This is a predicted structure of a 152-nucleotide RNA (glmS glucosamine-6-phosphate activated ribozyme aptamer) from a Bacillota bacterium.

[in-house]
RNA sequence: UCCUUCUUUCAAGCGCCUGCACUCGCCGAGCGAGUGGACGAGGUCGGGGUUUAUCGAAGAAUUCGGCGGAUACCCCGCGGUAUGGCGGUUCCGAUAGGUGCCCAGAAAUCCGGCCGGCGACGGACGGGACAGGCUGGACAUCACCGCCCAGG
Numbered sequence: 001u002c003c004u005u006c007u008u009u010c011a012a013g014c015g016c017c018u019g020c021a022c023u024c025g026c027c028g029a030g031c032g033a034g035u036g037g038a039c040g041a042g043g044u045c046g047g048g049g050u051u052u053a054u055c056g057a058a059g060a061a062u063u064c065g066g067c068g069g070a071u072a073c074c075c076c077g078c079g080g081u082a083u084g085g086c087g088g089u090u091c092c093g094a095u096a097g098g099u100g101c102c103c104a105g106a107a108a109u110c111c112g113g114c115c116g117g118c119g120a121c122g123g124a125c126g127g128g129a130c131a132g133g134c135u136g137g138a139c140a141u142c143a144c145c146g147c148c149c150a151g152g
Stems, first nucleotide, its partner, number of pairs: 014068004019064001020036007039056003045077006078093003082089001084148005097142004102137004110127003114123003
């Protein structure tokens, strides 16, 4: 370093449940045991701080209510870009500059059957569709100031 087996772990629009709704059981009062509680897209340099942290889809239902966390935001530092170097400044974050335009891109919902559960409900799959200020790609265009170095 590679292979095999076993165990553990796997989350970050994520986890949890004292409210609430629902299911089952019972001595039918409450208690016990359970179920539900956000559909994907996108998003993490390091440290500190702050808190209702981006985007749309669906629906009119609990995607209610609440707690925690978090890639959000702010400051500082580091790094990249704009010039070969340094400093300032700008925009960014190791896929590391802005703008314009074009192309491409979701899941749930819905339809279909399957598996598990007494049940509420859970799980995997197939079919067809739809989004954004987002993501990726192509093209075009724009990109400051000072000092220094190198070449002519």
Of the family's consensus pairs, 88% are formed in the model. The coordinates come from a structure-prediction model, not an experiment, and the mean pLDDT is 79. Its Rfam family is "glmS glucosamine-6-phosphate activated ribozyme aptamer". Rfam classes the family as a riboswitch. The sequence was found by an Rfam model in a public genome assembly.